[in-house]
This is a predicted structure of a 1561-nucleotide RNA (small-subunit ribosomal RNA) from uncultured Gemmatimonadales bacterium HF4000_15H13. Rfam family: Bacterial small subunit ribosomal RNA. Rfam links the family to the GO terms ribosome and structural constituent of ribosome. The sequence is in RNAcentral, with records from Greengenes. The coordinates come from a structure-prediction model, not an experiment, and the mean pLDDT is 84. Lineage of the source: Bacteria > Pseudomonadati > Gemmatimonadota > Gemmatimonadia > Gemmatimonadales.
RNA sequence: AACGGAGAGUUUGAUCCUGGCUCAGGACGAACGCUGGCGGCGUGCCUAACACAUGCAAGUCGAACGAGGGCCCAGAGCUUGCUCUGGAGACCCGAGUGGCGAACGGGUGAGUAACACGUGACCAACCUAUCCUAGGGCGGGGGAUAACCCGGUGAAAACUGGGCUAAUACCGCAUGAUUUCUCCACAUCGCAUGUCGUGGAGAUCAAAGAGGGCCUCUGCUUGCAAGCUCUCACCCAAGGAGGGGGUCGCGACGUAUCAGCUUGUUGGUGGGGUAACGGCCUACCAAGGCUACGACGCGUAGCGGGUCUGAGAGGAUGAUCCGUCACAUUGGGACUGAGAUACGGCCCAGACUCCUACGGGAGGCAGCAGUGGGGAAUAUUGCGCAAUGGACGAAAGUCUGACGCAGCGACGCCGCGUGUGGGAGGAAGCCCUUCGGGGUGUAAACCACUGUCAGAGGGGAAGAACACCGUCGGCCCGAAUAAGGUCGGCGACUGACGGUACCCUCAGAGGAAGCGCCGGCUAACUCCGUGCCAGCAGCCGCGGUAAGACGGAGGGCGCAAGCGUUGUUCGGAAUUACUGGGCGUAAAGGGCGGGCAGGCGGCCUGUUAAGUCGUGUGUGAAAAUCCGGGGCUCAACCCCGCGAAAUGCUCACGAUACUGGCAGACUGGAGACCGGUAGAGGCUAGCGGAAUUCCUGGUGUAGCGGUGGAAUGCGUAGAUAUCAGGAAGAACACCUGUGGCGAAGGCGGCUAGCUGGGCCGGGUCUGACGCUGAACCGCGAAAGCGUGGGGAGCAAACAGGAUUAGAUACCCUGGUAGUCCACGCCGUAAACGAUGGGCACUAGGUACCGGGUCUAUAGACGGAUUCGGUGCCGCAGCUAACGCAUUAAGUGCCCCGCCUGGGGAGUACGGUCGCAAGGCUGAAACUCAAAGGAAUUGACGGGGGCCCGCACAAGCGGUGGAGCAUGUGGUUUAAUUCGAAGCAACGCGAAGAACCUUACCCAGGCUUGACAUCCUAGGGAAAGCUUCUAGAAACAGAAGCCCUCCUUCGGGACUCUAGGACAGGUGCUGCAUGGCUGUCGUCAGCUCGUGUCGUGAGAUGUUGGGUUAAGUCCCGCAACGAGCGCAACCCUUGCCCUAUGUUGCCAGCGAGUAAUGUCGGGGACUCAUGGGGGACUGCCGGUGAUAAACCGGAGGAAGGUGGGGACGACGUCAAGUCAUCAUGGCCCUUAUGUCUGGGGCUACACACGUGCUACAAUGGCCAACACAAAGGGCUGCAAACCUGCGAAGGUGAGCGAAUCCCAAAAAGUUGGUCUAAGUUCGGAUUGCAGUCUGCAACUCGACUGCAUGAAGUCGGAAUCGCUAGUAAUCGUAGAUCAGCCACGCUACGGUGAAUACGUUCCCGGGCCUUGUACACACCGCCCGUCACACCAUGGAAGCCGGGAGUGCCCGAAGUCUGUGACCCAACCCUCGGGAGGGAGCAGCCGAAGGCAAGUUCGGUAACUAGGGUGAAGUCGUAACAAGGUAGCCGUAGGGGAACCUGCGGCUGGAUCACCUCCUUU
Repeated sequence: AACGGAGAGUUUGAUCCUGGCUCAGGACGAACGCUGGCGGCGUGCCUAACACAUGCAAGUCGAACGAGGGCCCAGAGCUUGCUCUGGAGACCCGAGUGGCGAACGGGUGAGUAACACGUGACCAACCUAUCCUAGGGCGGGGGAUAACCCGGUGAAAACUGGGCUAAUACCGCAUGAUUUCUCCACAUCGCAUGUCGUGGAGAUCAAAGAGGGCCUCUGCUUGCAAGCUCUCACCCAAGGAGGGGGUCGCGACGUAUCAGCUUGUUGGUGGGGUAACGGCCUACCAAGGCUACGACGCGUAGCGGGUCUGAGAGGAUGAUCCGUCACAUUGGGACUGAGAUACGGCCCAGACUCCUACGGGAGGCAGCAGUGGGGAAUAUUGCGCAAUGGACGAAAGUCUGACGCAGCGACGCCGCGUGUGGGAGGAAGCCCUUCGGGGUGUAAACCACUGUCAGAGGGGAAGAACACCGUCGGCCCGAAUAAGGUCGGCGACUGACGGUACCCUCAGAGGAAGCGCCGGCUAACUCCGUGCCAGCAGCCGCGGUAAGACGGAGGGCGCAAGCGUUGUUCGGAAUUACUGGGCGUAAAGGGCGGGCAGGCGGCCUGUUAAGUCGUGUGUGAAAAUCCGGGGCUCAACCCCGCGAAAUGCUCACGAUACUGGCAGACUGGAGACCGGUAGAGGCUAGCGGAAUUCCUGGUGUAGCGGUGGAAUGCGUAGAUAUCAGGAAGAACACCUGUGGCGAAGGCGGCUAGCUGGGCCGGGUCUGACGCUGAACCGCGAAAGCGUGGGGAGCAAACAGGAUUAGAUACCCUGGUAGUCCACGCCGUAAACGAUGGGCACUAGGUACCGGGUCUAUAGACGGAUUCGGUGCCGCAGCUAACGCAUUAAGUGCCCCGCCUGGGGAGUACGGUCGCAAGGCUGAAACUCAAAGGAAUUGACGGGGGCCCGCACAAGCGGUGGAGCAUGUGGUUUAAUUCGAAGCAACGCGAAGAACCUUACCCAGGCUUGACAUCCUAGGGAAAGCUUCUAGAAACAGAAGCCCUCCUUCGGGACUCUAGGACAGGUGCUGCAUGGCUGUCGUCAGCUCGUGUCGUGAGAUGUUGGGUUAAGUCCCGCAACGAGCGCAACCCUUGCCCUAUGUUGCCAGCGAGUAAUGUCGGGGACUCAUGGGGGACUGCCGGUGAUAAACCGGAGGAAGGUGGGGACGACGUCAAGUCAUCAUGGCCCUUAUGUCUGGGGCUACACACGUGCUACAAUGGCCAACACAAAGGGCUGCAAACCUGCGAAGGUGAGCGAAUCCCAAAAAGUUGGUCUAAGUUCGGAUUGCAGUCUGCAACUCGACUGCAUGAAGUCGGAAUCGCUAGUAAUCGUAGAUCAGCCACGCUACGGUGAAUACGUUCCCGGGCCUUGUACACACCGCCCGUCACACCAUGGAAGCCGGGAGUGCCCGAAGUCUGUGACCCAACCCUCGGGAGGGAGCAGCCGAAGGCAAGUUCGGUAACUAGGGUGAAGUCGUAACAAGGUAGCCGUAGGGGAACCUGCGGCUGGAUCACCUCCUUU
């Protein structure tokens, strides 16, 4: 000193919650992509326990043994380099006999769910070679056999006959203890079987030598042998160490869609077997044993120390290292041995490979390398025994792919480097840019240094110490100074790695940086390209022309010799919740009860000490982890620690509160008893009346019935209606009630019988007898099923009639199962309070039902209180909210059931129940990023309330029919330029297309350009005007006239030519924009600050009661104020006053005229232009809350915003406009620019919109007469006069206009005519002749005259405008404009109505409220069939394969048993034989194999079923609003489909009315 917990994105318009998905972190035996300098330490077939070429991986000992060979020496023979003989050495050696080892080490994880493993105990039920300790012994014999030799068989492998020989090989005998066995006696211990100790008796069992030395003792006597001695070996028994075997407790996995398993099975007895216990085996006997605390089966898997992760608890994992188990081509078997049922041994069977002479043989890399194969993927056929360890050996030593090293791989961890310092207001390049500049960036260049790594040269370790050897010394043994043993000192020898680590020197910045990312999460931003394409993506999501999300670039961020990706795992995830979750509505309470096991359990005393707690003991291997320290330069790595930790198990002792066990007591829980009491509680039987239908009869006549309206149906054969009588079945009106009873389902006429439960009171008894309750048992609406009855009404199916586009429905007429009864099944419902049961505690108020007590009273009411039940409101508390709230969803305890994203699916398969329908149990593949709950704001509703609007209604006039005009669509065209598209495009942009306009088409030209600014070079006066030529013109060419200004004389202003910057574009994008505009809508709304409420979105204010045109005002109120809107302020009009009167006016005065304000004058009036006044619900009455306000009235020119206008809140429609203009981006640049001529925008089978003119007599025509307002006028309006029928022409006064002109107003009035007709209506169309404008009227102008005289006789469905000076009707003027296609538009005045009961309905709007599955907001959302494509799955005649098992057959090897007439060396023998052994044979068991019937798992399959997914398929419209028939649940029938209908149930149904309850007054 060994210590610590972060969240984020994604469901919505927004919010809170639930809930899943995803991300950030760590790890890896990894793989893949890009990249790659060095080193250290680790690590490397996770797949085919697939098959293997080649080499190696287990041998050793000559000091156990025989023989042989080689070396050396000697000798002999002789073909002088061969053979033979002998000898010596501590010499060497293949094969053999023998010993030890080969059971270790090394590999792998197939099998195994098991005492295999881990941990802790036990063996009184056991074994143990080598090793250690101590004791004893090692005597004396025998018979074989391999090698070898001679033969035989065989291709080989190998086998075999005969003969010789040795041993530490083999076999008897002797001896023998504390062995073993049997018996006896005594004593000890143990939970038991039993154990241990002592004594006695009997039986039985051993051995092997080898090497060295010596002569003290004995014998021959150099010396050697017996002998002695030393070492090693050998034998017997004991103990130890280490190793092994066995038994038990506990731990450790998925599945119950595996619930029953078992016959050696469970136990006993006898026997056998084993090292040992044991059904381990066998015979007999008994019938047991295991299991819901999960047996048996199936699937998966070696287990642990540990490893990864985590705050921890846990979760996942079991490479490398350590422990252990199992396996060794597959299956079976034994032998040998201390040990194996044996990886590199044997036998048999199977598969495979190889050899073969076809007869027969050989083999086993899951040892190290390596090969093929599989795979995304995993290394060298290396060096060495130097070290560590192992086998053998006395030792030297040999062997050792264990091991130590090296090689390969960024596979991982760790370390180092790729330079360091200086160096610009900052090079170039590249990128961006607002064009000014900014970034890369001190970065580079350049200057000065340094020298790690790599490179070159040189030096150069540690790892090495043993053993052996040499030498010296001590000790032991011994007779010994011998030999041997042992200890110590010194010396020498031994290195695969490797000339490696390390050190020194040299040279020189020289050789050494990549990868991913940059929308959010998540650190990091711009440009270009692309244009829902190409692509990205972990989730959300990017991409459809301005992409920070794709691709590239510049820049940036992050890591770095690596960086990313993929996969797996833990975390985050409290998302399986032990720590640490839930179940009213989100997923989740079993339909209800009884109840076995189990779990839990009142109070007191004693005892015990199992749980619990404390202390200690043993153990929890090492390594790892953590802490402290040390060693490699550091680190990784390695080492040390009497450090920690190992949360566990065992044992001992102690404590006794609590829990448990045992014993005893208690009454509060529970139950019993007694007395009362309410009730649709249940079952059975009987009885009753009303209604319906039917039958009979009477009366009676034409209809009835039914609906939104009808029809089918019934009825003149007499219905319906009505009266009387009869029959039948079912159900029980009123009472009836958020009343009662029951566990739930459920229960309703009356009476009787039988019967269950509750409540109240009393306080007698029992004495915890209790609560819950998996399995289990019972009950269980409706529908449905079986058998038999019954059948009035109702009514699935069915039939008919309607409705409808259709109508398999809703509506109607009929109608069968069924509904009813009995018996038996079914077992499900929105079986709901969507709320399991029990107990206790925690404010109240109120009502009702049942009982009691007290009070009060004569009594009934009443009051108070208490027990039980049933409702409502409400505090604390809880809840995501809604809400719950003593009847909890609050606070606690106990028990049960259930949930873990949506869909697939309550489906499939399996099981089980059922007669069936079907129920219960109940998945997966695949697919989505959500699905959901509550609440909020909107929007919407064929929801509700209130209220507005020419919204309807009441009226007037139109449109839709005709002709024409005009706009649009469509069509056509070279072009018919473009835009506008429901309202809110369509007489709109366009207040005026013959050319121009003009944007379109055709043709012809121009290219710094028709237009702007600037630069360079050169020229010049230029420009302008006139004329000519060609041409359609533009344009081109030519001629003439003209020759300006400033000047410092260079030039400039100006202009031409050439070139360059640039111009130009009515080209695209109104979905990149500004500005402007339309629309809801002149609707009354839209918001903010502060405060308050709510977790929050939000609410409040702004709602409510009144009132208003109005969120207008008043009152109330957790709101108080404020802003944009409303209103007012502005303009105009209506009345009055005042000022001023010219061009206006003319009353009075004067003058003049045929007449006229014509003139003088005047300011009275009108009028004009200014300035004021006036109207404010101010006054009165009523209503109202005394308010606001409303109604009526007075006065007034005007009365309740007097009329009209301008004025348009927050916002909506990606509304409209890039073609008014402006503008980002993109595009064109001898053309998409520009000029010119011509054409087109004016087309024409057709359709629509808006208008004009009409259809006529309220009219047409003719004549006469009257009255406006407001405008316009100098490239203009033009009087008067003349000409013309006229359009007009000529001439031209006046007037830049209150002066002059346009200018005639028209309808009207008066008179005349027409007389009901296709006309004296209507005027289209067409012909001819003209006028005017204009360069020009052909395409394509208007007007005039004459002639022509079409359709049309009031307009279908439908639809528009208008509420008063309005509609209707009548003319007038203006803008644009040369002219005009204007009947349009804008303005002006004249004449001048009708109607509004009213708000039910249609449309639009406002406020409040309600429902919602809508939020792109109902033009919303959304369901199912069908069709197509793809995907996974189920079923399926069959086909194929695997697993396990059963029965039978066959039966290898082999153990065991029996037999053994055949064979045999050791011992005995009387020599005959015996003991003993063996071959052979037989039997039991027995692998593989075969047969049979099944079981299980998987693959495949014609066909088939549903499911999922898929930008624009088909049919309908089921659901969400009252979704247009409320919806949903269960069940049954029916139907293309969603669905419809019947029966019962639920509210998770809107709306209206009523009832009840509650709150306040």